Predicted 3D model of an 87-nucleotide RNA (transfer RNA) from an Acidimicrobiaceae bacterium.
The prediction has a mean pLDDT of 80.
Rfam family: tRNA. By type it is a transfer RNA. Rfam links the family to the GO term triplet codon-amino acid adaptor activity.
RNA sequence: GCCCGGAUGGCGGAAUCGGCAGACGCGGAGGCCUCAAAAGUCUUUACUCGAAAGGGUGUGUGGGUUCAACUCCCACUCCGGGCACCA
Repeated sequence: GCCCGGAUGGCGGAAUCGGCAGACGCGGAGGCCUCAAAAGUCUUUACUCGAAAGGGUGUGUGGGUUCAACUCCCACUCCGGGCACCA
C1' cells in the first nucleotide's frame, strides 16, 4: 500500500428486511428482610434541562440519502486479521 471484519452506557452484549437504541447479564445506588451481616428480594441506573409532568441530545468522527439511519452511501480516525513490498 491492497483486501476483509469491527467501534453501541462503568463492563459484556442485543436491536430479524431501514421503523420505540441500549433487551438481557455483570457492576453501581437506594429500600425491604436481619440484633447485625451474608444470602434473598424490590426499585433504580446513557448524558443533559426540569420541583415534577415532560423536553433536548446520543450508536468512533464529519458529511449525504430518507418521512425515518446503529443499520444504506462517501470521506476520515482507531482496533483486529490476511496479502503484498521491504538488502